[in-house]
A computed fold for an 80-nucleotide RNA from an uncultured Alphaproteobacteria bacterium, annotated as c-di-GMP-I riboswitch aptamer. The sequence was found by an Rfam model in a public genome assembly.
RNA sequence: CCACGAUAAUGGCAAACCGUCGGCAACGGCGGGACGCAAAGCUUCCGGCCCGGUUAUCUCCGGGUAGCGGGGUUGUCGAA
Repeated sequence: CCACGAUAAUGGCAAACCGUCGGCAACGGCGGGACGCAAAGCUUCCGGCCCGGUUAUCUCCGGGUAGCGGGGUUGUCGAA
């Protein structure tokens, strides 16, 4: 340095739900709260799923989900 991930250590993040705000919605922000997570840090490039519009249908356009996978990128520690 790369791979890897332990009954190690320092820490970190924060599901559902509740309150509040934004949004047509999916969903997101903030606060509370912890189901969990070795990238549950960041990033929509690919696929999936969800929402809105269009369409008889196919399709097309836009939005969301990074805690649905894959990819890219950065990072803590150091047992086997």
Rfam family: c-di-GMP-I riboswitch aptamer. Its family is annotated with cyclic-di-GMP binding in the Gene Ontology. Of the family's consensus pairs, 95% are formed in the model.